A computed fold for a 268-nucleotide RNA from an Actinomycetota bacterium, annotated as Bacterial large signal recognition particle RNA. The organism belongs to Actinomycetota, within Bacteria. The model forms 92% of the base pairs in the Rfam consensus. Its Rfam family is "Bacterial large signal recognition particle RNA". The family is grouped with related families in Rfam's "SRP clan". Gene Ontology terms of the family: signal recognition particle, plasma membrane targeting and SRP-dependent cotranslational protein targeting to membrane, signal sequence recognition.
Order: sequence, then structure tokens, then C1' cells
RNA sequence: UCGUGCUAGGCGGGGCGCUAGGGGUGCCCUAUUCUCGAAACCCUCUUCAUGCGAGGCCGAAUCCCCGCCCGAGGGCGUAGCUGUUCGGGCAGCACGGCGUGACGUGGUGUUGAGCAUCGGGUCCCGCCACGGCGAGGCGCUGUGAAUUGGGUCAGAUCCGGAAGGAAGCAGCCCUAAGCAGUCAGUCUCGGGUGUGGUGGGAGCGCUCGGUGGGAGCCAGGAAACGCCGGAAGCGCCGGACACGUUACGUUCGACGGCGGGGGCGCAC
Repeated sequence: UCGUGCUAGGCGGGGCGCUAGGGGUGCCCUAUUCUCGAAACCCUCUUCAUGCGAGGCCGAAUCCCCGCCCGAGGGCGUAGCUGUUCGGGCAGCACGGCGUGACGUGGUGUUGAGCAUCGGGUCCCGCCACGGCGAGGCGCUGUGAAUUGGGUCAGAUCCGGAAGGAAGCAGCCCUAAGCAGUCAGUCUCGGGUGUGGUGGGAGCGCUCGGUGGGAGCCAGGAAACGCCGGAAGCGCCGGACACGUUACGUUCGACGGCGGGGGCGCAC
């Protein structure tokens, strides 16, 4: 130096999450870079932790380590915005109420407005009269004594020689208490009763009328303005949440770039 066979090593890395902690399964970023199997009440390890089990390929090289730059992306914090929600407060907006209000708007008014004043009614209490309503009595009508009301009493009974007389059942007629009806009439009583009269009171609301006086009065009503209200909305103040977003800070950091260091082995 060449050939053969080996060994170390390599066949991706990172963030989050999980965990006492490391790695893996999970999600994401980067890169395109062997195969199969199990792994969330999970799998495998212990700071020398940077996976486990079974295979395959390359193999001392385009192998390993450290620092800096760039930087995909992730984590954390703060602030703003947005959204949701809770509480508070105000009266700015909206909203509601009232008033003013442009007006060739409507009505009413010299057949007299608002206003002032007088009187009456409406309201309350007492009394009187006449009604109405209700209850009861009288009255009227009907019914009403089987046994024990009255009248008339067939038949039958009794007295008598006879004429005649006596008591009297049923039937018929009437009536008492009672019952039912009726209220045209009459009397008594009652009231959240009507009307009228009369005496007193309350009072200024409404209404009617008289007098004074002499032109207003009532209603509607755009814009705008003023006052009041605070159940709900917007705005205001404070808190919580966002598995929303933006900015700033901090942290980890793939890919890529620069620099330095280590290593480049063993047998025949």
C1' cells in the first nucleotide's frame, strides 16, 4: 500500500404535555431520515436516566463535541383591544312623563269668554204628607165533625086501643176550630225605598241661574329647549374568565451559516 473479516459508531432533531425526574407512545414545528411489535387508571429507565423487544443496512466515514449568528415554531409574564359574565355608580345618549313651542290647525265665545261675587241643586241629619215594596191580622172563596156540633130525618125502634107522640142511624143541608187559596178592599208593623214639602248642617268639586265686567278660553301640535324619572339597553368605574387577538419583554429552540476542538480503531 492492497485485499478479506470485525468493532466503536450511525440510520433524524426540537417545543408542549405527562412525570419527583429522563426518554417513548400523544399534539405541533422542522427535515424527508431502515422494518416490525406493545405502550394513558400507559411503557421503559434513575441524574452515567436522552427509551423497550425482534430483525435489517452502512461502517472507520459525507463521524462526534463545543461556542457564536440567523431563526420556523412552542412556553411564560405584562399591557392594550375584543367577547362573555358579575357588581357598582351616574344621568351623557337612547327611552318614558310633564311643560314651553312654529301654526292660513280644530272647537267655543259680543245670542257675552276666562275671572269675581250672590243664590239654588247635587251630599248628610231630623220631621210631615202621599206612594211603592215586604210581612202579618181582618175580610173573601173552597174545604172541614169517623167518634162527641146544628137542622131535616126514609127505613127500623119505643109509648098508645086508636088518633097521635118520642128519641133518632144512614143520606142531604149548614157550621166551629183547623187547613188551603186569594189579596180587589181594610188595619198594623218594617226598610240601604221613591217623590214632594219643611227645618238644620257640610262644602266650593260639578251643575243651573242672577249680577259685575268686556275678550278671550279649551284642545291638537314638527324641530328645538327646559324640568323630572331610573325597571331594562348603550356609554362610565371595578372584578373574573377566554381552550380570542395585537404589541412588548423573557425563555427553549428545528433547519441553515461561521469558527474551534476530538476521533479516524482491531485481526489475518